Annotation: Model confidence (mean pLDDT): 85 of 100. Small-subunit ribosomal RNA from an uncultured bacterium, 1482 nucleotides, folded computationally.
[in-house]
RNA sequence: AGAGUUUGAUCCUGGCUCAGAGUGAACGCUGGCGGCGUGCUUAACACAUGCAAGUCGAACGAGAACGGGUUAUAGCUUGCUAUAACUGUCAGCUAAGUGGCGCACGGGUGAGUAAUAUAUAGGUAAUGUGCCUUAGAGAAGAGAAUAAUUGUUGGAAACGACUUGUAAUGCUCUAUAUGCCCUUAAUACAAAAGUAUGCAGGGGAAAUAUUUAUAGCUCUAAGAUCGGCCUGUACGGUAUCAGCUUGUUGGUGAGGUAAUGGCUCACCAAGGCUAUGACGCCUAACUGGUUUGAGAGGAUGAUCAGUCACACUGGAACUGAGACACGGUCCAGACUCCUACGGGAGGCAGCAGUGGGGAAUAUUGCACAAUGGAGGAAACUCUGAUGCAGCAACGCCGCGUGGAGGAUGACGCAUUUCGGUGUGUAAACUCCUUUUAUGAGUCAAGAAAAUGACGGUAGCUCAUGAAUAAGCACCGGCUAACUCCGUGCCAGCAGCCGCGGUAAUACGGAGGGUGCAAGCGUUAUUCGGAAUCACUGGGCGUAAAGGACGCGUAGGCGGGAAGCCAAGUCUGAUGUGAAAUCCUAUGGCUCAACCAUAGAACUGCAUUGGAAACUGGUUACCUAGAGUAUGGGAGGGGGAGAUGGAAUUAGUGGUGUAGGGGUAAAAUCCGUAGAUAUCACUAGGAAUACCGAAAGCGAAGGCGAUCUCCUGGAACAAUACUGACGCUAAGGCGUGAAAGCGUGGGGAGCAAACGGGAUUAGAUACCCCGGUAGUCCACGCCGUAAACGAUGUCAACUAACUGUUGGGACCUUAAAGGUCUUAGUGGUGGAGCUAACGUAUUAAGUUGACCGCCUGGGGAGUACGGCCGCAAGGCUAAAACUCAAAUGAAUUGACGGGGGCCCGCACAAGCGGUGGAGCAUGUGGUUUAAUUCGAUGCAACGCGAAGAACCUUACCUACCCUUGACAUCCAGAGAAUCUGUUAGAGAUAGUAGAGUGCCUUCGGGAACUCUGAGACAGGUGCUGCAUGGCUGUCGUCAGCUCGUGUCGUGAGAUGUUGGGUUAAGUCCCGUAACGAGCGCAACCCUUAUCCUUAGUUGCUAGCAGGUAAUGCUGAGAACUCUAGGGAGACUGCCGGUGAUAAACCGGAGGAAGGUGGGGACGACGUCAAGUCAUCAUGGCCCUUAUGGGUAGGGCUACACACGUGCUACAAUGGUCGGUACAGAGGGCCGCAAACUCGCGAGAGUAAGCAAAUCCCAGAAAGCCGAUCUUAGUCCGGAUUGGAGUCUGCAACUCGACUCCAUGAAGUUGGAAUCGCUAGUAAUCGCGAAUCAGAAUGUCGCGGUGAAUACGUUCCCGGGCCUUGUACACACCGCCCGUCACACCAUGGGAGUGGGUUGCAAAAGAAGUGGGUAGACUAACCUUCGGGAGGUCGCUCACCACUUUGUGAUUCAUGACUGGGGUGAAGUCGUAACAAGGUAACC
Repeated sequence: AGAGUUUGAUCCUGGCUCAGAGUGAACGCUGGCGGCGUGCUUAACACAUGCAAGUCGAACGAGAACGGGUUAUAGCUUGCUAUAACUGUCAGCUAAGUGGCGCACGGGUGAGUAAUAUAUAGGUAAUGUGCCUUAGAGAAGAGAAUAAUUGUUGGAAACGACUUGUAAUGCUCUAUAUGCCCUUAAUACAAAAGUAUGCAGGGGAAAUAUUUAUAGCUCUAAGAUCGGCCUGUACGGUAUCAGCUUGUUGGUGAGGUAAUGGCUCACCAAGGCUAUGACGCCUAACUGGUUUGAGAGGAUGAUCAGUCACACUGGAACUGAGACACGGUCCAGACUCCUACGGGAGGCAGCAGUGGGGAAUAUUGCACAAUGGAGGAAACUCUGAUGCAGCAACGCCGCGUGGAGGAUGACGCAUUUCGGUGUGUAAACUCCUUUUAUGAGUCAAGAAAAUGACGGUAGCUCAUGAAUAAGCACCGGCUAACUCCGUGCCAGCAGCCGCGGUAAUACGGAGGGUGCAAGCGUUAUUCGGAAUCACUGGGCGUAAAGGACGCGUAGGCGGGAAGCCAAGUCUGAUGUGAAAUCCUAUGGCUCAACCAUAGAACUGCAUUGGAAACUGGUUACCUAGAGUAUGGGAGGGGGAGAUGGAAUUAGUGGUGUAGGGGUAAAAUCCGUAGAUAUCACUAGGAAUACCGAAAGCGAAGGCGAUCUCCUGGAACAAUACUGACGCUAAGGCGUGAAAGCGUGGGGAGCAAACGGGAUUAGAUACCCCGGUAGUCCACGCCGUAAACGAUGUCAACUAACUGUUGGGACCUUAAAGGUCUUAGUGGUGGAGCUAACGUAUUAAGUUGACCGCCUGGGGAGUACGGCCGCAAGGCUAAAACUCAAAUGAAUUGACGGGGGCCCGCACAAGCGGUGGAGCAUGUGGUUUAAUUCGAUGCAACGCGAAGAACCUUACCUACCCUUGACAUCCAGAGAAUCUGUUAGAGAUAGUAGAGUGCCUUCGGGAACUCUGAGACAGGUGCUGCAUGGCUGUCGUCAGCUCGUGUCGUGAGAUGUUGGGUUAAGUCCCGUAACGAGCGCAACCCUUAUCCUUAGUUGCUAGCAGGUAAUGCUGAGAACUCUAGGGAGACUGCCGGUGAUAAACCGGAGGAAGGUGGGGACGACGUCAAGUCAUCAUGGCCCUUAUGGGUAGGGCUACACACGUGCUACAAUGGUCGGUACAGAGGGCCGCAAACUCGCGAGAGUAAGCAAAUCCCAGAAAGCCGAUCUUAGUCCGGAUUGGAGUCUGCAACUCGACUCCAUGAAGUUGGAAUCGCUAGUAAUCGCGAAUCAGAAUGUCGCGGUGAAUACGUUCCCGGGCCUUGUACACACCGCCCGUCACACCAUGGGAGUGGGUUGCAAAAGAAGUGGGUAGACUAACCUUCGGGAGGUCGCUCACCACUUUGUGAUUCAUGACUGGGGUGAAGUCGUAACAAGGUAACC
């Protein structure tokens, strides 16, 4: 310090997630030791048991249990034990009681409390203070009770009642007190208010104890300590809480308090608080600090320390220096316990401990030795404060689990390409050490004189022996670390992205590795990263975000020059900012954690002194901001009134006749009752053509005929005046399109709703015919729009150029005009800015002021609440839940029922077909024991298959074999091999014979056959979605890329685009590109012409011979031909067009002319295209079978559907007869002439030929004649019967062909669809491969030989450029809404049940205060009657619990119901994204 995740890729915006640190933690696995810390975060839930506050006999009476002393007795050890009695003058003691002090500290907890709290700084002249310190003064004299105790007595108990009797440092009275308290004459000062000194008067004290002396007691003054009260500032959320308040705010007087004060009361006034957030609601003890962070901040408030509050819940007072009191009292309530049922007792949020709750938190320990506290004169007692120990890896820190050597790189395990590699110096083994552990010994500090719980602890020494001691998580990326096996979208993982559907580094296991380590992971939570609430430090044109616009209040901010003040600001000093913590230094525990000492710091607050630049305040000025006056111009600015013309519609009348209207096409509709058309007149409403424009005006919405009246604003010019009067603007007020609402008018046209006609699968739409609200006017509401420049207002500054509107100045002209300036309004564009697009003096640049708004998507601008509205609805405005994205700009593609250019038998123009029939063949389907398998839009379907009767053959049935039909290795035997025969369907099995080979170094070896054992063979079994190779297709389309450079943040672009041209990214020109590669073309083959060479088997012109005839023969090498080599064609030449280019058009010559025709040749890539059944191959599977063999069957089935073909339907024809002309092939297990036979298929016999020689081999259409005459025919030939031929072991399933007979459908084929542009289509025959046989298929060959192409609008496919896009699996894309089902959270809801609380009442315990007719009464007084005073009772006021009524608010729940979200491949449509097929949206 960053990283992952939106996309095909990119840049931004933006959320989610991770890496770090922390914790009073918990859970999982594991666990050796020590030190120091820490340990109910939940139920302020309930508590058994023990302990946590007592002490003083030097306050008092009393006592004799205990101790001592004395005496006596007993035992005897003769000074010890036991027993008994006595003793209160014991420098021992004491249960209980009176009295004093303490119990208000210490300890616990955080419920309440948003301020009577806390923090900080002050005030108290408005105050208290026991014990302690200092100083002064005093302590005289009396008295009455009472507990204990005794007796009686009530009660279960708790606890009492009466009687007797006694003490005090208990209580009471009197005296004394200049000093204390109350009140105050008078005097002094003073303008006054008031202040000071204050005569006289009134009131108020005391306690003693003990042997000296000490400890106490009372009053006064002061201090210290600890408080009380008051004030400033700071200290949570919420405005969907906006108004709150009646003791409320203030005053006067009184009461009360230690003290101020509405603290309380009476009276008077009507105030007080609040947008700087009152009041209400929710939450919460506060702080020093802790944690995180670079800091600023954020979160937090365990342990330690300070403050506050509380003590079962609520209320109350008493005592006291101090309490409204944790271990006190009283009352009420809930709960628990005891009970004799009458009544009582209790309060662990003290320490332990129990139950409960919970993910979760310890011992019913030791000691007062230390520190501190209470009491005491002290000894001392008490102290669950505290010091220690126990439990817990809960945290931090430290140590250990051994060290050195050791390669044959052992075994094992894992993996492997089988060679090895890893674990790994790791182990074993050798030597060494002993921290720790165990055993033993010794022994501290903590303690100033005594006293040690810890503790026989820390430490030290000795002995034993590597001995007692390693786990956890992770290994796809982020993120360090990889392989095998298992599993097969299952099981599972997951922090995010995401893994898993048969080769998973992501699941589970293993081996190995990485990280940390007595721990490691997970979960929860806080901060960080997050500049993701932005003070430091963000934004708002399009990503979330500028208010619809203006005016203006509070507030914020504010021009120039000067004086004064000193609030802000700056600075010095002082006080404070507790200690601890953090930081620095030093020191102490062996180190560290930990602890100690010192320093620094605590960024704060307050007081005080100073400065005066800036801000502020104030005084008096200035004119540059702002405004006022004057002038002439511009304008659809606003309001009212008046007046026009064109057009539509309607009405009336005329002319006129059959249609009109409408649409893509129609129909509804109007019209013979006279429409449409046309002419004239009349009526009425709305809107204002041309001018008109990027123009003008207005704050915005918005404003358009002409004229008149009223009226607002802006600009310009020149001077004068005022003198900062300004800018912005939360609330507030006003204006505010369209639609809508109310009342009353108006209504021509248009037109939601509605009706009808079309379209359509449907059409509640688009189109058409009608048509009502509405649109118009007046008045009143509504208050919203994509109210947009998606850009708040104001001010200043910052390049240029150009147009236009208004005003002004100057120059010039006949006029038009030119230059400058100012205010608007447009365009281009630089710097700058921006994610980019873009913007750019009209900023989105550089700055300032103020306001509004934003913080992931959805839920949702929704619910609830409130305000506004007649309603519709508007404004304000959440949450649960859910996703890991949503978005912006730009890029490359793809796509479009977008555009432009271009091409192709793509259409068009033609010719011939298919689709109808019969048959052939292939496929689907069906059937079957099997009908083997594959190919499935184009690009499967006469395809693999260039040929299934057996074989092939992979399928089925049956019968056989198991190292196998085939390969290699081993052992044994035998030559191999051949011929019979028996059983069987055959494989096979048995049996009988024949046969002894080749090489040799004589050992044997090689080949072949049989037998045996195991390694292995074998598989047309699966996966073409694991693959290689091969192939199809786009497409023979013209494209696909690279290097360097340049541009861009980048993906990318440029080049490759543009202007021409081409079949072509072909070429030329231009050009931030320059070059290059794979493709195109050419080079290759063939064909068309010529030359040359050669001349047999081919050829034969001339010469010669010969035949019935023929190159038959001699001969020739001219021709044809054959097959080698060359030539030729290149836009080369001419003319025109074009940019003078490339090129195109025409022409010449030429056999051929513009790639001459044809072929081979297929760029980068696409389709997970096809093929595991050609072959090869990974993985998986079978192994007496999914392998191998044999026989028979099947692949040939047949209601049907489709593809591809053949033959036809006839006269351009059929049949018969005659007759002519090819090319290219094949041939020895072959082609076969000729001859004979057969109607024929063919048979017999047989010459020639391994082929330019012989054969297949007759070409056919054609031509010449004849016949048929339009018929289901002399067309057509299916089907069927019969008879044959050939091939072959074998034609039944299941071959081809021949002959005779039979003679079906079919008379040119619906929708639709295919091929073809020239030697092509069409038509005619010939050959070959495969093959024993079996083509209508396939591949070739030649013969005859057309028609048409205007052209590119349309269909299909393709190329280039451009445009839009929400697509990128790329339109076979994406995607919306209803409905149905399941689940989830939420709103409404008749209501129901709780909590809190307001108001109005009732109620009234205990207590305090007031009153008092009743009762009682020790101190003092008394005239002895009584009084004063007190207690009880009664009563009044206040008041807790409680009760009633009525509201508010919140939580839970509720039949039913609303929408929302999420879900597997549900239903219906197709709304959006392309012109999304009606542009979309508000």
It matches the Rfam family "Bacterial small subunit ribosomal RNA".